[in-house]
Context: one part of a larger RNA
């Protein structure tokens, strides 16, 4: 100087407390361990691995296993041999395919000369051989890059000066204050940098500009009806530019300060809400399987091609979720109100067929124009009457639909009929959340032929309770103290 303490002081955080909803019990989905297996490819391991890499494992992917095949190779560059070959289409044999062998027919095959018979050259391609290619093989403890974490915590440092023999100290401490090393004041320190804040995006209010594909107040026309038409720019909205919030104003407290408390006005008040943004560093943290890369290993195989299988197994254990156990509910009928997205290899309306999944067909739309598209919870009416039930839907059988270059047995999704399991609110323990939040309800997108999505990322609808405290648990910051630790 740090680190540590079941030392002290001060402070903060959904850390506790106060509340609301869960997990832990059930069934299923998914990841992991273990077991199994020819293989169940590999990685991730307290927080910070375990719906993680995977924003899509039937083949492919695919790295694993079994079997078949191949050796200058699936891919790159250079040199070299060969001679007219070579490529596309077709046929035959073997085969699961990859591939191997054969066949004759058609078409194409650079440049120069040409008497159109051909000659020269050797290009592209092919072939022979050699350098080499290749490796998701090892090492993340050789590395780059990227990332997690402490933590959006308030810290981490430097120049000059001063003090100390020196390591170092000071500044960065003290008193206030703040979300903040934020600001004020004091001061052997005076300044500065990286962080904090601000600048950026979005949302909330107003003005202005512009009105198409959006809108429709007033005027006119038309319809069973609809901004449908003429027209209009008022309004909503769209999307550009501005304004607006700064402790600016008032009162009080305070050291005359910084600031805090209350109030006015205001759409918004003291960082208005949300996002992006992550200092010096820590964990030899993670990744050689995104990529790049040193070294090592391999080279008739640890490379490459193919078929089938596996990554989907299942006594069990754990994590994360979904659905429930019902009456604030379930079922039936009727009826409203979103936002954000996506669409040409596409979204697909009306119509018709089917109980339905879906099918036929194809108007319109490169989309503020057309479509996906029905929002659901909600509201109204009716039934159920507390039961393993009109709760719950696992499991299983039968019949179908869809996708796909072949193919849904291993191993896809969906529909109808039938079947109708566990489950009566879950032990010890444990998680999230302070407001448009929790809870609850549906909608969309990426990946994608299809989908095991209950996942992930977004969007809106309805919409609470509690706390104004810091004794304790956990983590963190500052000052101080002890130490036989570095």
């Nucleotide at each position: 100087u740090g680190a540590c303490g079941g030392g002290g002081g001060c402070u903060c955080a959904c850390a506790c407390a106060a509340g609301c909803g869960g997990u832990g019990g059930a069934g299923c989905a998914u990841g992991u361990g273990g077991a199994u297996u020819a293989a169940u490819u590999c990685g991730a391991a307290g927080c910070a691995a375990c719906g993680c890499g995977c924003a899509g494992a039937a083949c492919c992917u695919u790295a694993c296993c079994u079997g078949g095949g191949u050796u200058u190779g699936a891919c790159a560059u250079g040199c070299u041999u060969g001679g007219a070959u070579g490529c596309u289409u077709g046929c035959c044999u073997g085969g699961a395919a990859a591939c191997a062998g054969g066949u004759u027919a058609a078409g194409c095959u650079g440049c120069c000369c040409u008497u159109c018979g051909g000659g020269g050259u050797g290009a592209a391609a092919c072939u022979u051989g050699c350098a080499c290619a290749g490796g998701u093989g090892c090492u993340g403890c050789a590395u780059g890059g990227c990332u997690g974490u402490c933590g959006u915590c308030a810290g981490c440092u430097c120049g000059u000066g001063u003090c100390g023999u020196g390591a170092g100290a000071u500044g960065u401490c003290g008193g206030g204050u703040u979300a903040a090393g934020u600001c004020c004041u004091u001061u052997a320190a005076c300044g500065a940098g990286c962080g904090a804040a601000a600048c950026c995006c979005u949302u909330g209010c107003c003005g202005u500009u512009a009105g198409u594909u959006g809108c429709c107040a007033g005027c006119g026309g038309g319809u069973c009806a609809u901004g449908c038409c003429g027209g209009g720019g008022a309004c909503u909205c769209u999307a550009g530019c501005g304004g607006g919030a700064c402790u600016g104003c008032c009162g009080g407290u305070g050291u005359u300060a910084a600031a805090c408390c209350g109030g006015a006005g205001g759409a918004a008040g003291g960082u208005g809400g949300g996002g992006a943004u992550g200092a010096c560093g820590u964990c030899a943290a993670g990744u050689c399987a995104u990529c790049a890369u040193g070294g090592c290993c391999u080279u008739u195989a640890u490379g490459c091609c193919c078929a089938g299988g596996g990554c989907c197994u299942c006594a069990c254990a754990c994590g994360u979720g979904c659905u429930a156990c019902a009456a604030u509910g379930g079922c039936g009928a009727g009826u409203a109100c979103a936002g954000a997205g996506c669409g040409a290899c596409g979204c697909a309306a009306g119509a018709c067929c089917g109980c339905g999944a879906g099918g036929u067909g194809g108007a319109g739309c490169a989309a503020a124009u057309c479509g996906c598209a029905a929002a659901a919870a909600g509201c109204u009416c009716g039934c159920c009457c507390c039961a393993g039930u009109u709760c719950g839907g696992a499991u299983u059988g039968c019949a179908g639909g869809c996708u796909g270059u072949c193919a849904a047995c291993u191993c896809g999704c969906c529909u109808g009929c039938a079947u109708g399991a566990a489950g009566g609110u879950g032990g010890a323990a444990u998680c999230g959340c302070u407001a448009g939040u929790a809870a609850u309800c549906g909608c969309g997108u990426a990946u994608c032929a299809g989908c095991u999505a209950u996942g992930a990322c977004g969007c809106g609808g309805u919409g609470a309770a509690u706390g104004u405290g810091u004794u304790c648990c956990u983590g963190a910051g500052c000052c101080u103290u002890g130490u036989a630790c570095a």
Predicted 3D model of a 486-nucleotide part of an RNA (small-subunit ribosomal RNA, 3' major domain) from a metagenome.
It matches the Rfam family "Bacterial small subunit ribosomal RNA". Its family is annotated with ribosome and structural constituent of ribosome in the Gene Ontology.
The coordinates come from a structure-prediction model, not an experiment, and the mean pLDDT is 80.